About this RNA:
Transfer RNA from an uncultured Deinococcales bacterium, 75 nucleotides, folded computationally. Model confidence (mean pLDDT): 84 of 100. It was read from a public genome assembly. It matches the Rfam family "tRNA". Rfam links the family to the GO term triplet codon-amino acid adaptor activity.
[in-house]
RNA sequence: GGCCCGUUCGACUAGCGGUUAGGUCUCCACUCUUUCACAGUGGCAACACGAGUUCGAAUCUCGUACGGGUCACCA
Numbered sequence: 001g002g003c004c005c006g007u008u009c010g011a012c013u014a015g016c017g018g019u020u021a022g023g024u025c026u027c028c029a030c031u032c033u034u035u036c037a038c039a040g041u042g043g044c045a046a047c048a049c050g051a052g053u054u055c056g057a058a059u060c061u062c063g064u065a066c067g068g069g070u071c072a073c074c075a
Stems, first nucleotide, its partner, number of pairs: 001071007010025004018055001027043005048064005
């Protein structure tokens, strides 16, 4: 350098064009408890960035960034 794959809440992860972007754990509040823990209820919080296609994009296409794989180069 070519090609291929990946990037979503703090963490892990679901999603195959119309979801309020869901779940588990964490965190916060409340309830329960003498207290803590457990348990219950509720809440905060995410689509790497840019462009394109489309009525509509996390999802399809292109580019960029980062990470990984593979091949080539390495005088």